Two RNAs folded together computationally: RNase P RNA and transfer RNA, 381 nucleotides in total. It holds a member of the Rfam family "Bacterial RNase P class A". It is annotated as a ribozyme. The prediction has a mean pLDDT of 78.
This record gives sequence, structure tokens and C1' cells, in this order.
RNA sequence: UAAGUAAAUCGCCUUAUCGCUAUUUUAAUUUAUUGAAAUGGAGGAAAGUCCGAACACCAUAGUGCAACAUAGUGGUUAAUGGCCACCAAUCGUGAGAUUAGGAAAAGUGCAACAGAAAGGAUGUACAGGUAAUGCUGUAGUGAAAUCAGGUAAACUCUAUGUGGUGCAAUGUCAUGUAAACCAGUGCUUGAAGGCUGCACGCCUGAUGCUGGAGGGUAGACAGCUAAAGUAUAUUGGUAACAAUACACUCAGAUAAAUGAUAAGGGCUCUUUGUUGAGUACAGAAUUCGGCUUAUAGAUUUGCUUGAUAA
RNA sequence: GGCGUUGUGGCCGAGUGGCUAGGCAGAGGUCUGCAAAACCUUCUACAGCGGUUCGAAUCCGCUCAACGCCU
Repeated sequence: UAAGUAAAUCGCCUUAUCGCUAUUUUAAUUUAUUGAAAUGGAGGAAAGUCCGAACACCAUAGUGCAACAUAGUGGUUAAUGGCCACCAAUCGUGAGAUUAGGAAAAGUGCAACAGAAAGGAUGUACAGGUAAUGCUGUAGUGAAAUCAGGUAAACUCUAUGUGGUGCAAUGUCAUGUAAACCAGUGCUUGAAGGCUGCACGCCUGAUGCUGGAGGGUAGACAGCUAAAGUAUAUUGGUAACAAUACACUCAGAUAAAUGAUAAGGGCUCUUUGUUGAGUACAGAAUUCGGCUUAUAGAUUUGCUUGAUAA
Repeated sequence: GGCGUUGUGGCCGAGUGGCUAGGCAGAGGUCUGCAAAACCUUCUACAGCGGUUCGAAUCCGCUCAACGCCU
């Protein structure tokens, strides 16, 4: 210096004016609204909902079968199928990357075309060998040809694990109505339900359940944001990670706020130029830990290979 | 917001690891004086990207789209 490889970080900024939303304070009255002030107000993925949990309800979670998931060894964590380290295999000149990496000596199945033959060897050509025999080698077909063959992201077996449903969970209050009508079904000989694939068992169960045609409501509060929390430093550990110290409080809406306009600056591209264009992916909805996917552009570090110079 | 199902030519639809059937539609031809019908031929596909495998529409993962259920 060029090409690569692994990892980490940022991902527009400032000011002014006008708004939106939450909380607190304050003033006014119309007593649940309005005005004023102060403070807070999207992300690295808020996304996909793919794993794992917290939390809530249902027998505090039953029994059997089925189903599903995982699969080298050790560690880490609240937990995991995540992450870290090491071993092995494959790929790469290399730094490194990838791996659903248990069992084919329990059993069943599968192997198109080609080939003599695809799993009980009905053994082709050439050569060698034997008392005799595909007994041996080479060739040919194929992904695979006698090997305790291959194939388990085929059934299966082994080991381990999984109860179900999800904040539209769940609880409280308010408003209103038709506990009426029609049909079917059921009332202890038990309909139906307990968001569980089947069976058993347990619990609830009659002003019931299903369908029809209709009537009514279209609200509020809690759950709901101080937590497996964030930043910095030190220590232990190869690492994931853990411990200690100190500091901080950082969205909570409900058809759904986090915006618009103007000016200036930064960055990228373009241009002779003081010009022009662009500034990605994207938008919280109970909350966390991961994974996956999307992402203009910028920065930093370790390492590898090649070339050149000293 | 949460949960589930599906995706094969222009349309419908079969295919459970070995050349993606069939029908309708479209195009061309035969037949006919010209058409229709009939007959023959032909065109057009596995939602996308990876993995497992000798080989994938099929098995596995991720993404995209459509549909359904729950207050």
C1' cells in the first nucleotide's frame, strides 16, 4: 500500500416560533374542565413473534398414551434451543467460517437413471490362483459395489425436557337491556363447561346449553412501568459472566402523543465554482433476556495474504 | 395486541424424495363456402432465500403475502 477476515461504536446536530402528550405546582370557575409555569417524551432494531422467563387465571398442576423439542465435552445464566471455551469433521493459501456433531452391531423401509448385480450377490470383460468355488486384482456403471456398506432435517430406538392459555391474562366499578319470543336439547340415568390431541380421574353444573330473529352497551380504574434497571471504575475468570464501590431515575398513550415551519451547521455525492441533490432502515402498546430479519453513511481495533521500499 | 392455517401456469386443482398430472382459458392447425362443435399440436408453474440429501414442489430454518379465530 492493495485485497481480505474477526469484532466494537455511532447512526445527524443547534436555535427560534407554533402545537401534541404525561406528571407536578398554581389560578379560575362551569367540579371536571380551562389557563399559566416547570419537568419528562421512541429504537438499535421499538419489527418478525422464532426461543426462554417474569406475572395472571385454570385441580398449586394428577395418571396413561400420543405429540413436540433438544442431542460432542465442559462452563455461564432467573431461564433457554441463547452465549463462551475446547475437541472432531467439512470449506478456505491464510486470518478464519460452518455443523439438527447420540444410535445403522434392535427392527422396518428407501436407493430414479445407468449398471451383470442396489442388499439373500442368479458375478460381465481381462489377468492371476485353486483339488474345487467370485477365491484374488484391475476395468466398467453409479452418490454408493461386500464393507459388521449408505441413508435417522425416513419411520424408529436411546437419553433429557415440556400441563394449558395468554395483559383482548386477571380483578374492581359504572351505564344500559328482553331473566321476554321461536326451534332443538338437558335437569342427578348429568346437557355443557373448566381456552389440554385422546382416554381416565377431579371440580363446577340447571333462572342451563345450542341455533334463529331481535334489544342494549361501545365507559372508567387497577394490572402499567424502580427494574434479573442504566452509566462509570475496580477485582476475579482464557471467555461468556460474576462480585464490589459510586452516581442516576430515563415514555406510558388508547385509535393511540413524541410533530410542523424557518434559519444555520455537519456528513455523502456532483460541479470549473461560493451551485445543485441527498441524509438509511424504521415508530413503543404488560415487562425483561436472547435469536432472526431490514439498515444510507461514518469511525476504531486485532489478525491474515500479496506486492513494494528501507 | 395475541394465536393459528394456507401459498403449484391467467383460473381451478392432483402430486407424502427420482421427467410437476388433468380440466377451463389463450395461440396455431385439421374439418367447413364461412363459423360453431369436434379432433390434433403447442405456450405458460412449485411465493422468495438458504440448508439437509447423490437428488427437494415434498424434509428443516428464515423472510414475504393472503385468510381465519380471540375482547